[in-house]
Context: one part of a larger RNA
Molecule: large-subunit ribosomal RNA, domain II
Organism: Caldifarciminota bacterium JGI_Cruoil_03_44_89
RNA sequence: GCCGGCGAGUUAUUCUAACGAGCAUGCUUAACCCCGUGCUUCGCAGGUGCGGGGGUAGGCGUAGGGAAACCGAGUCUUAACUGGGCAUAGGCUGUAGUAGCAGGCAGAUGAGCAUUGGACAAAAGUUUACUUUUGUCCUGUGUUUUAUGUCUUUAAUCUACAGCUAUGUUCGUUGGAAUAGACCCGAAGCCGAGUGAGCUACCCAUGGCCAGGGUGAACCCCGCUUAACAGCGGGGGAAGGCCCGAACCAGUGUCUCGUGCAAUAGGCUUGGAUGAGCUGUGGGUAGGAGUGAAAGGCUAAACAAACUCGGUGAUAGCUGGUUCUGCCCGAAAUAUAUUUAGGUAUAGCCUCGGAAUAGAGAUGCGGAGGUAGAGCACUGGAUGGACUAGUGCCCGCAAGGGUAUCGAAUCCAACCAAACUCCGAAUGCCGUUUCUUGGUUUCCGGGAGUCAGGGUACGGGGGAUAAGCUCCGUGCCCGAGAGGGAAACAACCCAGACCACAGGCUAAGGUCCCAAAAUAGAGGCUAAGUGGUAAAGGAUGUGAGGUUUCCAAAACAGCCGGGAGGUUGGCUCAGAGGCAGCCAUCCUUUAAAGAAUGCGUAACAGCUCACCGGUCGAGGGGCCUUGCGCCGAAAAUGAUCGGGGCUUAAGUCUUUUACCGAAGCCGUGGUUCCCGACUUUAUGUCGGGGAGGUAGGGCAGCAUUCCAUUUGGGUUGAAGUUUCACCGUAAGGUGAAGUGGACUGAAUGGAAGAGAUUAGGCCGGC
Numbered sequence: 001g002c003c004g005g006c007g008a009g010u011u012a013u014u015c016u017a018a019c020g021a022g023c024a025u026g027c028u029u030a031a032c033c034c035c036g037u038g039c040u041u042c043g044c045a046g047g048u049g050c051g052g053g054g055g056u057a058g059g060c061g062u063a064g065g066g067a068a069a070c071c072g073a074g075u076c077u078u079a080a081c082u083g084g085g086c087a088u089a090g091g092c093u094g095u096a097g098u099a100g101c102a103g104g105c106a107g108a109u110g111a112g113c114a115u116u117g118g119a120c121a122a123a124a125g126u127u128u129a130c131u132u133u134u135g136u137c138c139u140g141u142g143u144u145u146u147a148u149g150u151c152u153u154u155a156a157u158c159u160a161c162a163g164c165u166a167u168g169u170u171c172g173u174u175g176g177a178a179u180a181g182a183c184c185c186g187a188a189g190c191c192g193a194g195u196g197a198g199c200u201a202c203c204c205a206u207g208g209c210c211a212g213g214g215u216g217a218a219c220c221c222c223g224c225u226u227a228a229c230a231g232c233g234g235g236g237g238a239a240g241g242c243c244c245g246a247a248c249c250a251g252u253g254u255c256u257c258g259u260g261c262a263a264u265a266g267g268c269u270u271g272g273a274u275g276a277g278c279u280g281u282g283g284g285u286a287g288g289a290g291u292g293a294a295a296g297g298c299u300a301a302a303c304a305a306a307c308u309c310g311g312u313g314a315u316a317g318c319u320g321g322u323u324c325u326g327c328c329c330g331a332a333a334u335a336u337a338u339u340u341a342g343g344u345a346u347a348g349c350c351u352c353g354g355a356a357u358a359g360a361g362a363u364g365c366g367g368a369g370g371u372a373g374a375g376c377a378c379u380g381g382a383u384g385g386a387c388u389a390g391u392g393c394c395c396g397c398a399a400g401g402g403u404a405u406c407g408a409a410u411c412c413a414a415c416c417a418a419a420c421u422c423c424g425a426a427u428g429c430c431g432u433u434u435c436u437u438g439g440u441u442u443c444c445g446g447g448a449g450u451c452a453g454g455g456u457a458c459g460g461g462g463g464a465u466a467a468g469c470u471c472c473g474u475g476c477c478c479g480a481g482a483g484g485g486a487a488a489c490a491a492c493c494c495a496g497a498c499c500a501c502a503g504g505c506u507a508a509g510g511u512c513c514c515a516a517a518a519u520a521g522a523g524g525c526u527a528a529g530u531g532g533u534a535a536a537g538g539a540u541g542u543g544a545g546g547u548u549u550c551c552a553a554a555a556c557a558g559c560c561g562g563g564a565g566g567u568u569g570g571c572u573c574a575g576a577g578g579c580a581g582c583c584a585u586c587c588u589u590u591a592a593a594g595a596a597u598g599c600g601u602a603a604c605a606g607c608u609c610a611c612c613g614g615u616c617g618a619g620g621g622g623c624c625u626u627g628c629g630c631c632g633a634a635a636a637u638g639a640u641c642g643g644g645g646c647u648u649a650a651g652u653c654u655u656u657u658a659c660c661g662a663a664g665c666c667g668u669g670g671u672u673c674c675c676g677a678c679u680u681u682a683u684g685u686c687g688g689g690g691a692g693g694u695a696g697g698g699c700a701g702c703a704u705u706c707c708a709u710u711u712g713g714g715u716u717g718a719a720g721u722u723u724c725a726c727c728g729u730a731a732g733g734u735g736a737a738g739u740g741g742a743c744u745g746a747a748u749g750g751a752a753g754a755g756a757u758u759a760g761g762c763c764g765g766c
Stems, first nucleotide, its partner, number of pairs: 001766006011180014026060003032054009064071002074086004090165008102152005110145006117138010183321002186318001190311006201285009210275001212244003215240001219236006248272003253268004287303001289299003324701006334347005348450002350447007359437004364432004373423001374421002379417003383413004390406001392403004453478010483494003498670004503666003509660003512644003518657001520656006531646001537631002541628010558615005564588003569583003594609001598607002671691008679682001702755001704752010720739008
């Protein structure tokens, strides 16, 4: 490296939601007990699996409010609430019943109101006899209403029963959460108990080892010498962390080696080599401890805290990995907070269920506003002028006067502003009319992911009106988007891929060849290979337009000739004669000629120009606008427009008609999802619409192992395996032949050690 096998969301409890099932104002059992049966067993003694029965303790619900006492369809607050907070009602359908809602009629008695007649009482007025008012009683009438009776209609009320649903509860499945190792693998570490000084550090005890050579201290002796000490010479002598140098110990420099001879070596070279020397044997000291001539060195080939086992599945906001298929929808890289910034919580955005259709776009109308622009009326800035208080300077004793100083305010002119506004759009925003559209919008509940974004266009801040820079806003795209174009090229242009087709039309972009389609048409431009990369700036490049001026009374250019006199103008100066500089710049003769355009001289001289004449004979000069070109133009391995190659084009501008060109659109057939209609109610037919997709949500399936029930196959050949064929959108399924040699399927339901190209995964084979 390849192949094979193994390898990661589990289990328990509690909570929560959805779905399924049971029961219902109830629902439910826990421990435990009993019975039946299987296993164990000598044994129904005991234990245990399965099934059934009992067991009402307890839990949830049926009432809430208050901190509580407590009160209770209310309660709390308060001294008390007309308040305020939190609570308090099930719904639908069907059947039956009669009551009877509602309506009509009748209507005893009672009651209310109004009123006729009469009686009594009281009060007031006055002409004292009447009138008026009020009250009470009797009687009658009208009207309303109630009990009651009767009729009609209805099923909006009631009762009973039944069902469904909500709700309650129990069980199950699934999603999520919490607590547990909690999807799997992975630290460096922390703590405990032990094992180590056969390596190495130091120490203790007892042994061993150091070729040879050199130097020649103290001291002693002899001689010389000195008054003596001292001193000198010779001989002896043997010292030393002395010298040279083997063994031995070390390891300085360098080469080799560096999948080595070797997890520290080999060669050459080098240091010590009688000493703080080297070494054998036995023994001692250890993990926050030892030992250390001290380097954080050494303590068994890795020591700023050894090794082994245990706590232990430590913890890991981090990295990696996480296994079959199809279908529907489909994000985010933001806000706020955070010892927070690569983590998390809530909101935003996605999905699923439920309930609603409020939503969006276009159009017309009605609104609020202070941006772009503009302006200078305010606030500030800023330029020139006029005028001017004041100030500076000068004159003056002063009064006062003068002045080419500065200058507020005022006026005129022309300007600037994110934090100026006398003004003021377009868009956008809000409301509304009409039309269109509608997986559009809102609420409740289950599940997420996202919190590093990026490019581009436009409006801005920062920066340098730098950045593939950074920070905001609005849109689009990439992200999560395939296809065509831009040579190649996430985000630029075109365009949104359900599947198939050797059918058609187009978009951007193209049509000489590579390479599909015009060596197409008309009219210009470019000569630079411009095209096929750039600026200030520069230029008789060339095309178009305009304007002005000169010209047959002869322009422009060329050629021939003239270009004079006063005068060397004055000043200055050594000189200054047209031509260093300053001032003036006149007059004359003339066809014309400057007190001189340039060169020149020391100064003159000389040459030339302006200006004039002649010759020649037809257009010439200046300026402005504009198209396309030219120069300006230097980069590192070999050049180039994608290449070849292209010049009345295959460049470029204007214009015309064809054609090519995509997974766009159309055509034909098919799959699936949603909506609608229809019926034979089948996931059936027809019609309309949808089907890019990462994180993620939802739905439907395939396969594997085992269990239960039912039912099959197999030595006339099971499983496995090899090849081939067919079926299914796919996961997969079926069959045939070979191999193999004993087990193995299908249907329905259940339970999981349930699916691997990837964890520098684990194990094995090659």